[in-house]
RNA sequence: AUUGCAGAAGGGCAAACCCGUGCGAAAGCCGGGGUCGCAAAGCCUCCGGUCUACCGCCGGCCCACCCGGGCCGCGCCACGAUAGCGGGGUUGCCAGU
Numbered sequence: 001a002u003u004g005c006a007g008a009a010g011g012g013c014a015a016a017c018c019c020g021u022g023c024g025a026a027a028g029c030c031g032g033g034g035u036c037g038c039a040a041a042g043c044c045u046c047c048g049g050u051c052u053a054c055c056g057c058c059g060g061c062c063c064a065c066c067c068g069g070g071c072c073g074c075g076c077c078a079c080g081a082u083a084g085c086g087g088g089g090u091u092g093c094c095a096g097u
Base pairs, nucleotide, nucleotide: 001097002096003095004094012038013037017033018032019031020030022029023028036084042090043089044088046087047086048085049082050081051080056076057075058073059072060071061070062069063068
């Protein structure tokens, strides 16, 4: 430098699920247990995908003299989430060449 095709050692992480007077509007996250799997399942939302939709927008209905307010929607929207969806970036253990 490159590869993770083969073997070894010490280890690492932890899906589903369960628990929590936990955080969040939700998706989801965090902590404990757990162990399906993972050679970057370490880290980073830059690109695409997917999930969610508080706020906002749109539509409908209702209340109100007005200002305005409330409710509903399989509607739209990422600024939220996912790095264990893929690509990309970046760092790194061990081993082969």